RNA sequence: AGUUUGAUCCUGGCUCAGGAUGAACGCUAGCGGCAGGCUUAACACAUGCAAGUCGAGGGGCAGCAGGGAGUAGCAAUACUCCGCUGGCGACCGGCGCACGGGUGCGUAACGCGUAUGCAACCUACCUUCAACAGGGAGAUAACCCAGGGAAACCAGGACUAAUAUCCCAUAUAGUCACGGGGCCGCAUGACCCUGUGACGAAAGAAAUUCGGUUUGAGAUGGGCAUGCGUGACAUUAGGUAGUUGGCGGGGCAACGGCCCACCAAGCCGACGAUGUCUAGGGGAGCUGAGAGGCUUAUCCCCCACACUGGUACUGAGACACGGACCAGACUCCUACGGGAGGCAGCAGUGAGGAAUAUUGGUCAAUGGACGGAAGUCUGAACCCGCCAUGCCGCGUGAGGGAAGAAUGCCCUAUGGGUUGUAAACCUCUUUUAUCUGGGAGCAAUAAGGGCCAUGCGUGGUUCGAUGAGAGUACCAGAGGAAUAAGCAUCGGCUAACUCCGUGCCAGCAGCCGCGGUAAUACGGAGGAUGCAAGCGUUAUCCGGAUUUAUUGGGUUUAAAGGGUGCGUAGGCGGAGCGCUAAGUCAGCGGUGAAAUAUCCCGGCUCAACCGGGAGGCUGCCGUUGAUACUGGCGUUCUCGAGUCCGAACGGCGCCGGCGGAAUGUGUCAUGUAGCGGUGAAAUGCAUAGAUAUGACACAGAACACCGAUCGCGAAAGCAGCUGGCGAGGACGUGACUGACGCUGAGGCACAAAAGCGUGGGGAUCAAACAGGAUUGGAUACCCCGGUAGUCCACGCAGUAAACGAUGGAGGGCUUGUUGUCGGCGAUACACGGUCGGUGUCAAAGCGAAAAGCGAUAAGUCUUCCACCUGGGGAGUACGGAUCGCAAGGUUGAAACUCAAAGGAAUUGUCGGGGGCCCGCACAAGCGGAGGAGCAUGUGGUUUAAUUUGAUGUUACGCGAGGAACCUUACCCAGACUCAAAUGUAGAGCGACCGUUCCAGAGAUGGGGGUUUCAAAAAAGACGCUCUGCAAGGUGCUGCAUGGUUGUCGUCAGCUCGUGCCGUGAGGUGUCAGGUUAAGUCCUAUAACGAGCGCAACCCCUACGUCCAGUUGCCAGCGGGUAAGGCCGGGGACUCUGGAGGGACCGCCGGCGCAAGCCGAGAGGAAGGUGGGGAUGACGUCAAAUCAGCACGGCCCUUACGUCUGGGGCGACACACGUGCUACAAUGGCCGGUACAGAGGGCAGCCACCCGGCGACAGGGAGCGAAUCUCGAAAGCCGGUCUCAGUUCGGAUCGGAGUCUGCAACCCGACUCCGUGAAGUUGGAUUCGCUAGUAAUCGCGCAUCAGCCAUGGCGCGGUGAAUACGUUCCCGGGCCUUGCACUCACCGCCCGUCA
Repeated sequence: AGUUUGAUCCUGGCUCAGGAUGAACGCUAGCGGCAGGCUUAACACAUGCAAGUCGAGGGGCAGCAGGGAGUAGCAAUACUCCGCUGGCGACCGGCGCACGGGUGCGUAACGCGUAUGCAACCUACCUUCAACAGGGAGAUAACCCAGGGAAACCAGGACUAAUAUCCCAUAUAGUCACGGGGCCGCAUGACCCUGUGACGAAAGAAAUUCGGUUUGAGAUGGGCAUGCGUGACAUUAGGUAGUUGGCGGGGCAACGGCCCACCAAGCCGACGAUGUCUAGGGGAGCUGAGAGGCUUAUCCCCCACACUGGUACUGAGACACGGACCAGACUCCUACGGGAGGCAGCAGUGAGGAAUAUUGGUCAAUGGACGGAAGUCUGAACCCGCCAUGCCGCGUGAGGGAAGAAUGCCCUAUGGGUUGUAAACCUCUUUUAUCUGGGAGCAAUAAGGGCCAUGCGUGGUUCGAUGAGAGUACCAGAGGAAUAAGCAUCGGCUAACUCCGUGCCAGCAGCCGCGGUAAUACGGAGGAUGCAAGCGUUAUCCGGAUUUAUUGGGUUUAAAGGGUGCGUAGGCGGAGCGCUAAGUCAGCGGUGAAAUAUCCCGGCUCAACCGGGAGGCUGCCGUUGAUACUGGCGUUCUCGAGUCCGAACGGCGCCGGCGGAAUGUGUCAUGUAGCGGUGAAAUGCAUAGAUAUGACACAGAACACCGAUCGCGAAAGCAGCUGGCGAGGACGUGACUGACGCUGAGGCACAAAAGCGUGGGGAUCAAACAGGAUUGGAUACCCCGGUAGUCCACGCAGUAAACGAUGGAGGGCUUGUUGUCGGCGAUACACGGUCGGUGUCAAAGCGAAAAGCGAUAAGUCUUCCACCUGGGGAGUACGGAUCGCAAGGUUGAAACUCAAAGGAAUUGUCGGGGGCCCGCACAAGCGGAGGAGCAUGUGGUUUAAUUUGAUGUUACGCGAGGAACCUUACCCAGACUCAAAUGUAGAGCGACCGUUCCAGAGAUGGGGGUUUCAAAAAAGACGCUCUGCAAGGUGCUGCAUGGUUGUCGUCAGCUCGUGCCGUGAGGUGUCAGGUUAAGUCCUAUAACGAGCGCAACCCCUACGUCCAGUUGCCAGCGGGUAAGGCCGGGGACUCUGGAGGGACCGCCGGCGCAAGCCGAGAGGAAGGUGGGGAUGACGUCAAAUCAGCACGGCCCUUACGUCUGGGGCGACACACGUGCUACAAUGGCCGGUACAGAGGGCAGCCACCCGGCGACAGGGAGCGAAUCUCGAAAGCCGGUCUCAGUUCGGAUCGGAGUCUGCAACCCGACUCCGUGAAGUUGGAUUCGCUAGUAAUCGCGCAUCAGCCAUGGCGCGGUGAAUACGUUCCCGGGCCUUGCACUCACCGCCCGUCA
């Protein structure tokens, strides 16, 4: 930093970025320097080498060389002999082999580290001091002889030497014993001087030198002991018999139960013994700010081991890697009798494994063994080889170069961007590589010689052989950009983006997560980023992680306080004085190896690497001092703690006695049919008399009122009254003790309910059980019964949401307010003071977050205890432990799995939560739907096609406001392909139109005839043909979109700025009290304002006024008619249409702070938004529409485009929605008669006349319309029908017609005649409507040739009923509350099964 959420804060885990590695794997690879290289099988090993040396210790002479002699030969030479010489196999002897080299098995230990001690010890070779070396003796190997055995090897006989072995002498010194004196130490004791006694040496050689013996000292190396430090597990709690100690002895270099005899019974352990598991330890390395954590490769120190186990020998040193013996396993040889072996040395092999190198060279240097030396030996060492395993360095070129070339890739694509100064091209350089030539340092000296110094030994100086690596490093020269770049990544974390492919497929992924057709996350490409001879991945460690918290965390609710008390160990602890100096602090000394690390300086061309110096190594030990604090010792004190006394307090405990009410039961009585129970019932009880009522009796359990926000108790808990016994805290006053205190791991005690054991008791209630209900079921909730139990005594158990989810206390400190209980003070019933308890609200402060806490802390400081470390698994498992009679308790894991699980708070949403309030939401009414027939839409089915969309509300008389063709998108068939239409540019032709013939279903194809306009011309117009450019698609995606629309909803809401509050999400404002139709307004107010909505402004309508007066009107005047505003005229009225008025709770009364409300109040045409319309906030539904239009992407291109004929969209067992007409008398039919409004009209409306029963037809005025025209019905009056499938109803069918149209077969409407179906008011359920509304009646219009219109949109006529009310249903608004929901209850989630 990412990741829990819609968002927020917190807790908390997971993950990433860094560094590191003896690494491995993938891709890639030019060079050099320096380093590193079996982490696994301490598995097994073929082969070679890794420890010898000395002839100046010895006897000797096998082999070699030389010499001598001999034989053969001319000779070369061959053979034989001689230890004569060089030298030397084997042998005796000396020294070495205990070093060097390897490994990490074992070991949790004085093994290691550090610091001490040895008065308890050793030390070959080396240095130094002192002394000495006289004499003698006996063996043995080799060799020789002769045997055994396959071999290894063994045995016997005989000879011989020594620096091998032994004896005697000598003894400075030494050791031991006994005695005397001095001195030192904490002590056992040590040291020094001295007397006596005893014991004990030697080796030579080539003789200047090297050796030998004794002794002291030193140096080096070791041995032993001790303090401190040194892994995990307590689900390992007890361990121990030589064990612990003593005395005596043995043994050892030395101390010691190391070993032994005897005696004692100790010793270790919660400060972790014993056991089990794991492991060599350290210097150091990695990481980290540090503290810390992890590691123990390379290098250095120590330890341990050498096939496994054991044992000793030799030796100065070993219990011995390349020695011995025994046992074992394994391998090998064998003549089967018996033998041999030990790579954890260097190489190497097999095996194991992800994985780790050459069977190389040299002793040139350094070092080691032996030697007088030369020298020999040395897989120690130095070098080489292999490996990018790591670190460091270098290179793959440098400068210029824009037409910003070409290719590639991308885009908004006549063009631009990017690749990219990159390339080409020009100039330059030559590291590296290649070739040629030169060519180191590492070498110092040894023996020996010369010179100098010196008494000797010896020292100095000079000369003086020797190089594995290596012809390497390095240097010079030559030509030539020539020989040299990859890997990973590009969604966020995290630096780097586009295209294509793919389509929850293939795949990616460290975490979150990507992929279901526009993937910066998969695969490829282009580009980019990072690092670079490397780059990535994997594994592991530290870091980040303050996520084990010493530095540096927590525990009310996130994980976490033990149920409570008493108390052991331990930890901590009041005041004064004195002493001490353990802790503490300071000075000084010792040590803390080197290497490493840090700083400085230096050497390789730099660096890595290496060398020198300094400081450091935070530690331990010693010593000297200081004395504030802590500790120790002593002494004193009273304030902490405690004791005594007094008067009160309490539902504190234990034992006993008593009481009434209630319940149940029993008896008797009264009394009769029910009781009881529930939401409703039933089971149950009851005529054998219940319930109810009365009386009496008995039983057990619990104690109403008082009673409370109360009191007491450590907690659990404790309640009738009363007696006894016991305990407690608080208060008051004085006296006493003198720190006696606090906490408290283990331990002990107490501990609700349920439970267990034994014995009682048993009224009520009541697990289990049974019955009745409920239910889909109901092993539940409800009801009737009912056993354990509930009660008592004794014992066990030991757990609870044992909670204040808050340990105790102590102890201190910290601002206020208001109750209450006990005591004291004061007494007045007032009052406030004080001590102790119990509550409330706030301050500061705290709360890692908030809620909250706040002297009763969750503040502040301190002491001790308990507990926590992601969720699940799991408080589970264990042939774990422990307790329990059992049930079970306590203690308490892991595998596996997840990327979270959580806390608090916020916004919404939701609730069969609450409050307030609206709406034809219910209720109250009126009329319908659902049943019938038909119309229409939809589903389904069918079909070649029945084109398509719309699907709860918000699809279904919806898109469609007109499907016979057309429309038309569907199907069949026939055709066309620069193809239809249009635009534009150019060219050519001349009309086009109209007419005609043929084929064809038509599209279309073929043919005939006629033929331009205009103009002087050019230009132009129009049409056709040709050419270029731009095709077309009702194909897909409404989940890529614009636009538009539906819905919540005409609901009253939705927001902003500034301020304020909150860590923050967010809140406030917008809440509250009123009020309204309204977030409408008022009041209040950390809010003040504002915006979108509401309202108003707009239109229609209801009433006046003014203006105007034709086509409208006609009161008065005049004329005229059969009648009629018909005419003159008039503007009064109606009307028309323009302006303006009018209504605002304005007035009055009442209520109210106000807003506002109330009033059958006034006035007014209209009264409290008068009625209606237009107007739809932020948003929701991935709502609808790609088929109205537009548009991204995808798809088709002789077809998914286009044209034509025909068919289909009109199908029909069914199902649903919306309607029409009805079922009739408030009606039907017939006749007569009256009154609208709003609209339409020239391819039209059509008066009037005529024909027809009629649809309509034929004539024919007027009117582009206040003029002409289309025009009412219900109503009213009269008649008839009389309750019937009818004179209701009109479906269906038959016949005949009319009209439109190219054409009414599929598939039009209308008319007439005939026919006369269902249907008699409609189940569950459901719809509309609150007034000019519902209901009912007709009229008009759009679309339109016509019309399937009963639809839609309008218009007027007639004209009701009802609303108590807001409990309920539905929807909505505001406030509040809960939430584990936020895709938001159609949510989330649990169990079972697959």

A computed fold for a 1394-nucleotide RNA from an uncultured bacterium, annotated as small-subunit ribosomal RNA. Model confidence (mean pLDDT): 83 of 100.